[in-house]
RNA sequence: GCCCGAGUGGCGGAACUGGUAUACGCGCACGACUUAAAAUCGUGUCCCGCAAGGGAUGUGGGUUCGAUCCCCACCUCGGGCA
Numbered sequence: 001g002c003c004c005g006a007g008u009g010g011c012g013g014a015a016c017u018g019g020u021a022u023a024c025g026c027g028c029a030c031g032a033c034u035u036a037a038a039a040u041c042g043u044g045u046c047c048c049g050c051a052a053g054g055g056a057u058g059u060g061g062g063u064u065c066g067a068u069c070c071c072c073a074c075c076u077c078g079g080g081c082a
Stems, first nucleotide, its partner, number of pairs: 001081007010026003019065001027045006046055003058074005
């Protein structure tokens, strides 16, 4: 230098053919149970905003009524070729 793959909440990891982003698990907070604790169970858990609403899938653009998904450039990581 060229080719291939990957990047999504605090962490792991889904989202099928473009149609509710963060399902599920872990963790965390509060509560129940217990003499107490562990285990278990319940509720909550992205950001901004009083709200309405808006933003957010590595970054920036593009296509589209609509993009995690398609296209382009770039960044980072891994692998291969020279």